[in-house]
Context: one part of a larger RNA
RNA sequence: AACGAACGCUGGCGGCGUGGAUAAGACAUGCAAGUCGAACGAGAUUUUUUCCUGUAGCAAUACAGGGAAAAGUCUAGUGGCGAACGGGUGCGUAACACGUGGGCAAUCUGCCUUAAAGUGGGGGAUAGCUCGGCGAAAGCCGAAUUAAUACCGCAUGUGAUCAGGGGAGACAUCUUCCCGAAAUCAAAAGUGGCGCAAGCUACUGCUUUUUGAGGAGCCCGCGGCCUAUCAGCUAGUUGGUGAGGUAAUGGCUCACCAAGGCUCUGACGGGUAGCUGGUCUGAGAGGACGACCAGUCACACUGGAACUGAGACACGGUCCAGACACCUACGGGUGGCAGCAGUCGAGAAUUUUUCUCAAUGGGGGAAACCCUGAAGGAGCGACGCCGCGUGGAGGAUGAAGGUCUUCGGGUUGUAAACUCCUGUCAUUUGGGAACAAGUUGGACGCCGUAACUGCGCGUCCAUUGAUAGUACCAGAAGAGGAAGGGACGGCUAACUCUGUGCCAGCAGCCGCGGUAAUACAGAGGUCUCAAGCGUUGUUC
Numbered sequence: 001a002a003c004g005a006a007c008g009c010u011g012g013c014g015g016c017g018u019g020g021a022u023a024a025g026a027c028a029u030g031c032a033a034g035u036c037g038a039a040c041g042a043g044a045u046u047u048u049u050u051c052c053u054g055u056a057g058c059a060a061u062a063c064a065g066g067g068a069a070a071a072g073u074c075u076a077g078u079g080g081c082g083a084a085c086g087g088g089u090g091c092g093u094a095a096c097a098c099g100u101g102g103g104c105a106a107u108c109u110g111c112c113u114u115a116a117a118g119u120g121g122g123g124g125a126u127a128g129c130u131c132g133g134c135g136a137a138a139g140c141c142g143a144a145u146u147a148a149u150a151c152c153g154c155a156u157g158u159g160a161u162c163a164g165g166g167g168a169g170a171c172a173u174c175u176u177c178c179c180g181a182a183a184u185c186a187a188a189a190g191u192g193g194c195g196c197a198a199g200c201u202a203c204u205g206c207u208u209u210u211u212g213a214g215g216a217g218c219c220c221g222c223g224g225c226c227u228a229u230c231a232g233c234u235a236g237u238u239g240g241u242g243a244g245g246u247a248a249u250g251g252c253u254c255a256c257c258a259a260g261g262c263u264c265u266g267a268c269g270g271g272u273a274g275c276u277g278g279u280c281u282g283a284g285a286g287g288a289c290g291a292c293c294a295g296u297c298a299c300a301c302u303g304g305a306a307c308u309g310a311g312a313c314a315c316g317g318u319c320c321a322g323a324c325a326c327c328u329a330c331g332g333g334u335g336g337c338a339g340c341a342g343u344c345g346a347g348a349a350u351u352u353u354u355c356u357c358a359a360u361g362g363g364g365g366a367a368a369c370c371c372u373g374a375a376g377g378a379g380c381g382a383c384g385c386c387g388c389g390u391g392g393a394g395g396a397u398g399a400a401g402g403u404c405u406u407c408g409g410g411u412u413g414u415a416a417a418c419u420c421c422u423g424u425c426a427u428u429u430g431g432g433a434a435c436a437a438g439u440u441g442g443a444c445g446c447c448g449u450a451a452c453u454g455c456g457c458g459u460c461c462a463u464u465g466a467u468a469g470u471a472c473c474a475g476a477a478g479a480g481g482a483a484g485g486g487a488c489g490g491c492u493a494a495c496u497c498u499g500u501g502c503c504a505g506c507a508g509c510c511g512c513g514g515u516a517a518u519a520c521a522g523a524g525g526u527c528u529c530a531a532g533c534g535u536u537g538u539u540c
């Protein structure tokens, strides 16, 4: 000097930060991942229109029942996308994990983007619903029936994949261009507009390729802990051939063959540890650390495994095993806060079971919108940094009291009282933000179209704030509500009295205390820092 600090005494306000470092211990409760009806059938329900029948009525009409159509809402289900992001933690890991620089002629990539072509014609199911059955529950089974952008054939082949031949190039395997037989590989619709209709058209999708961006995978050089009281280690081990596997290279796996490979420039073993940008310190060189923020890796009760998918071997998915906990009708089931709050526990020690999606961002959707404990805010803690205040000026009979005294006085001390002011903060009254850009709706115009709708662009109007009646501004009253901690022998700024008497005690080091203690305890005074001050711990 510093700290994610703790403890003691004390404590007025604000801004900005920051807050489970220990038990990766166990967790009650709530929330943290949904969304789409413009993919689909069904059920429930509301409104409107229309038709039929019945009742009342002369009738218009009203009411009731049934059918059809349209529009809307809700529910579970099929289907699509998302759930692999975001958020948490640091167990493991001394490793291509990370950092940095390269390579992939050894690779993949949903959504987005560029460009080209297509989107024809069929089929069989199934959930839901209904019926029946089993079970305490979780849940499960059977029958009948139904839809799709769910599933499966067929057609078409711009194109892609793959033999072969030729040219050019390169870095061994190869790359690229041209020719080219055969073979294999596609698809799905939805919502609008115009039209009597046939049909035309717009947008969003879907399929096969293609370009890019972003993302991911693999390989390599170099760099960064301790230990020799660890000196030898290794059998898929090291290499080759062939095969399998992967998006892809490779002992990644396997069969066969060879006997190699690493090591005192520290192999192998043991200990410790996430890594980095950085942080702290220091004149620097260095040393120590890796909280918050950012990048990256690993993990998700413990161990193992795969499925789905563009992407996981998946925190709030599945299966198996284990420990623990809960429910049970004892047959069997259920769960995973190292998400946000919160509880217990251990600990010197670490916060609210808060508000809002207004902004930024993310997921879904054509959109409205929905979801979002990401995020934005508020709350608590002097935990840290910074700022402000606790009044200012005048005021000597140098009051009283305290304290010291050589008893004269000194000191506290302009300090107080008293007089005149000011109004920061807090209090109170009134006004009152920025963060809002957009989206959407309406009107109009332009572009575009054979025409219409729509897409796109522009103008005007309307609409959107959790924080928050907060910041801020203006007014009011009144010095009123706001100072403590440590030290005073030397180091080290600051001294006397009383008590005690090697006792009680102090102490960072030297050392004080045994009857005149500036070193213990109290008091007065002084010094110092100040809403803090000291102590302890740790680092330089």
Stems, first nucleotide, its partner, number of pairs: 001539003005536005012388006018381002025344003029341003034081003039078002042075015088299003098223007107216003112212001115209005120154001122152002130143005159185003164179006189204006225271003232262003237259008274296004278289004301322005324335004352378001354377003360374001361372004391421004401412004425481001427476005440462007484529005489510003495524005505512002